[in-house]
Molecule: RNase P RNA; transfer RNA
RNA sequence: GAAGUGGGCCAGACGAUCGCGGGGUCUUUCCCAGGUGUUGGGAGAGGCCAUGAGGAAAGUCCGGGCUCCACAGGGCAGGAAGCCGGCUAACGGCCGGGCGGGGUGACCCGACGGAAAGCGCCGCAGAAAAGAAGACUCCCACUGCCCGCUCUGGCGGGUAAGAGAAAAGCUGAAACGGUGGUGUAAGAGACCACCAGCAUCCCGGCAACGGGGUGGCUUGGCAAGCCCCUUCUGGAGCAAACGCAAAUAGGAGCGCUAUGGUGUGGCCCGCACUGCGCUCGGGUUGCGCGCUUGAGGCCUACGGUAACGUAGGUCCUAGAUAAAUGAUCGUCCACGACAGAACCCGGCUCAUCGGCCCACUUCGCAA
RNA sequence: GGGCCUGUGGCGCAACGGUUAGCGCAGGGGACUCAUAAUCCCUGGGUUGGGGGUUCGAAUCCCUCCGGGCCCA
Numbered sequence: 001g002a003a004g005u006g007g008g009c010c011a012g013a014c015g016a017u018c019g020c021g022g023g024g025u026c027u028u029u030c031c032c033a034g035g036u037g038u039u040g041g042g043a044g045a046g047g048c049c050a051u052g053a054g055g056a057a058a059g060u061c062c063g064g065g066c067u068c069c070a071c072a073g074g075g076c077a078g079g080a081a082g083c084c085g086g087c088u089a090a091c092g093g094c095c096g097g098g099c100g101g102g103g104u105g106a107c108c109c110g111a112c113g114g115a116a117a118g119c120g121c122c123g124c125a126g127a128a129a130a131g132a133a134g135a136c137u138c139c140c141a142c143u144g145c146c147c148g149c150u151c152u153g154g155c156g157g158g159u160a161a162g163a164g165a166a167a168a169g170c171u172g173a174a175a176c177g178g179u180g181g182u183g184u185a186a187g188a189g190a191c192c193a194c195c196a197g198c199a200u201c202c203c204g205g206c207a208a209c210g211g212g213g214u215g216g217c218u219u220g221g222c223a224a225g226c227c228c229c230u231u232c233u234g235g236a237g238c239a240a241a242c243g244c245a246a247a248u249a250g251g252a253g254c255g256c257u258a259u260g261g262u263g264u265g266g267c268c269c270g271c272a273c274u275g276c277g278c279u280c281g282g283g284u285u286g287c288g289c290g291c292u293u294g295a296g297g298c299c300u301a302c303g304g305u306a307a308c309g310u311a312g313g314u315c316c317u318a319g320a321u322a323a324a325u326g327a328u329c330g331u332c333c334a335c336g337a338c339a340g341a342a343c344c345c346g347g348c349u350c351a352u353c354g355g356c357c358c359a360c361u362u363c364g365c366a367a
Numbered sequence: 368g369g370g371c372c373u374g375u376g377g378c379g380c381a382a383c384g385g386u387u388a389g390c391g392c393a394g395g396g397g398a399c400u401c402a403u404a405a406u407c408c409c410u411g412g413g414u415u416g417g418g419g420g421u422u423c424g425a426a427u428c429c430c431u432c433c434g435g436g437c438c439c440a
Base pairs, nucleotide, nucleotide: 001363002362003361004360005359006358007357008356009355010354012332013331014330015329016328017327018326020052021051023049024048025047026046027045028044029043030042031041032040033039054338058349059348061347062346063345064344065343066237067236068235069234073269074268075267076266078233079232080231081230082229083097084096085095086094087093098112099110100109101108102107113228114227118226119225120222121221122220136169137168139164143160144159145158146157147156148155149154177195178194179193180192181191182190196218198215199214200213201212202211203210204209242288243287244286251280252279253278254277255276256275260274261273262272263271296315297314298313299312300311301310302309303308333336368439369438370437371436372435373434374433377392378391379390380389385423394410395409396408397407398406416432417431418430419429420428
């Protein structure tokens, strides 16, 4: 210098004018209480002050807080997670490790329990598709027939039936361990060596797993098919829930009337309430609370490889309800992407113009 | 804001994980008719919403994104 890998940060900047949301403060007008004191409460107008979207506010894919149903209790069903250890409020997240795969490398990716519990499936092709099954071609001892040679003992070739065999061919995604040798009529874990796999023992490790020994000789794939094993799991959601005000028809139909009905959710039990539930029809569709100080951010020290934890200091940073954060002008630059809170957090995933910083890798050049 | 459902030719729907995804209507051509309709025959048209994965093999199973629809006090 070029190409790349991992991590972190920013998200046009500055100024002026006008405008919007919620808050504080001052002035002022009206209403109510009170009964005269610049007392209290509410509503409106004006001035001033500071403040006002995100890294994803998004998708709603997970996990929790919070609220109600019993402080959510027992069982079945269902759902979820799934190499091991740790972190955490919890998680399908994160950190560290193992194994497998990719890359020259920094590094990246992995739904990664069990198929010798059981059931199921494996189309077409192929002889045969999971049953130690199967024989189309090829291989082959014995036997029959035919032909040739012949020293009449046989030898060679062809063919047929039946047996053996699982080596070779063919088919397929997959053909019942692989390679080499011994052996045989031909062959075969039939036998031997090495390798893969299985079982078991020893050593190291908390564990996943790794290393080594021994044994019998091989037991296909799919569990993102049913299933088995281990662990977790009650349901609903801020339009939850509660309070005030307003409004209206305790109206109609149906069900059950206590071994019942409802809360209660897929079911049973349990618990609670009990003239209640469902449907139709009708009314109100206003205000308050929940609501933003929180598993909160930043800095330092300590423990830990790390995620993270502990202690101390410091900071306060939107709370709307038809919904605010914008417009115009000026200057500058690298010419500005994706997009906008709606109960709140921790994650994941997807979208995103560009820029900066740190660490590392490979190659080239120079010393 | 929250909770769910769904996506297959132009439209409405099928399809145990297994040939080249079918059926009806619609479209095109032909026959019949003087002509049209009906009827009969032939025929085109699909990346199964997009992408990725599991599997020998995916419309189907799993994950993710996108579009459409429904419900609530």